A computed fold for a 367-nucleotide RNA from a Lysobacteraceae bacterium, annotated as Bacterial RNase P class A. The prediction has a mean pLDDT of 77. The model forms 94% of the base pairs in the Rfam consensus. It is recorded under the gene name rnpB. The sequence is in RNAcentral, with records from ENA. It matches the Rfam family "Bacterial RNase P class A". Rfam links the family to the GO terms ribonuclease P activity, tRNA processing and dimeric ribonuclease P complex.

[in-house]
């Protein structure tokens, strides 16, 4: 000095006007004025996890449905965060990863290609067995010398043998060497690789991580296909939900008029409805409220490798309800990006001009 990579943080600053909005104080009879203090974000978003609040269900157990998905820890929880294990990528630092189970069942593999899970044989390679043809090749017997009969080799072709090599896919039943063989193949060595089991290792664990034995390869792939397993989940939400509470219209309760009307089998009693008052209670407009002081911020100490957890100190940083958080003007610079709360919190994902700090790795050059 270049490059990369990881974690933090900040989001145009600074003065001065004017204006809005919640809340305190003073003035007002009320409308309102006046002064004072705060007044969007790192994602306030998408609405995808988890959770607190609130009502409703609710013995217990099981099923169905949904969801998580290596292993420990964190956490109110959590699909989230840390730390490890295993795999893949990068020279590194470091980044990605639904990563339980394929020797329980059941499927699924499009084209190619000879086959796609059970083996299979186009090309190729081989001719030791068998059978057939077949040679200006060799041996023997026989012969009318024409040949014919037997057998060796040689060649083709059949039935085979192979799975090394080719060839086709995403994948073809371990890989490499070496014996071996007609040619070959774990078929037989030897390393590697797998699998099984025991030991250690990892404070437990996941894990061939390390060591022994034992076994020729059994057990190919999908499980974001059914499915097994193993652990979670009750619905619906601040328009939950509470309080208060006209007008009109209905309900109960008590008495009063009436002695009526109407209905209860033709009648009588009873009951019921209709009238007026008083009195109560739900409930709708409305208006309170729930509402932001909390799983909080920051410091400092301590414990852990951390994600966090304890202790103490300080702080208070929006709470509206048709819904405020602008505008304007000097001045500076790098010229300023995605975007705007609506019960509240932790995550995740997905926007985002630019800068700022610090770990770390890798290349180059000086001392």
């Nucleotide at each position: 000095g270049g490059a990369g990579u990881c974690g933090g943080c900040c989001a145009g600053g600074c003065a001065g006007u004017c204006g809005c909005g919640u809340c305190g104080c003073g003035c007002g009879c009320a409308a309102g004025c006046g002064c004072g203090c705060c007044g969007a974000g790192g994602a306030a978003a998408g609405u995808c996890c988890g959770g607190g609040c609130u009502c409703c269900a609710c013995a217990g157990g099981g099923c169905a449905a949904g969801g998580u998905g290596c292993c420990a820890g964190g956490u109110a929880a959590c699909g989230c965060c840390u730390g490890g294990g295993c795999g893949g990528c990068g020279c590194a630092a470091g980044c990605c990863g639904a990563c339980g189970g394929a020797a329980a069942g059941u499927g699924c593999a499009a084209c190619a290609g000879a086959a796609a899970g059970c083996a299979a044989a186009c090309c190729g390679c081989c001719a030791a067995c068998c059978u057939g043809c077949u040679u200006c090749c060799g041996g023997c017997g026989c012969u009318u010398u024409g040949g014919c009969g037997c057998u060796g080799a040689g060649g083709c072709a059949g039935c085979g043998g192979u799975a090394a090599g080719g060839g086709u896919g995403a994948a073809a039943c371990g890989g490499u060497g070496g014996g071996g063989u007609a040619a070959g193949a774990g078929c037989c060595c030897a390393c590697c690789g797998c699998g099984u089991g025991c030991g250690g290792g990892g404070c437990c664990a996941a894990c061939g991580c390390c060591g022994c034995a034992c076994g020729g390869c059994a057990c190919g792939g999908c499980a974001a296909a059914c499915c097994c397993c193993a652990c979670c989940u009750g619905g619906a939400g601040c328009a939950a939900g509470g309080c208060c509470a006209a007008a009109u219209a209905g309900g109960g309760a008590c008495g009063c008029a009436a002695c009526g009307a109407u209905g209860u089998u033709g009648c009588c009693c009873g009951c019921a409805u209709c009238g007026c008052g008083u009195c109560c209670g739900g409930g709708u407009a409305g208006g309170c409220u729930g509402c932001u002081g909390g799983a909080g911020u920051g410091g400092c100490g301590c414990g852990g490798c951390g994600a966090c957890g304890c202790g103490u100190c300080a702080c208070c940083g929006a709470g509206a309800g048709g819904a405020a958080u602008g505008a304007c003007u000097g001045c500076c610079c790098a010229c300023g990006a995605c975007a705007g709360a609506a019960c509240c919190c932790g995550g995740c994902u997905u926007a985002u001009c630019g800068g700022c700090c610090g770990g770390c790795u890798c290349c180059g050059c000086c001392c």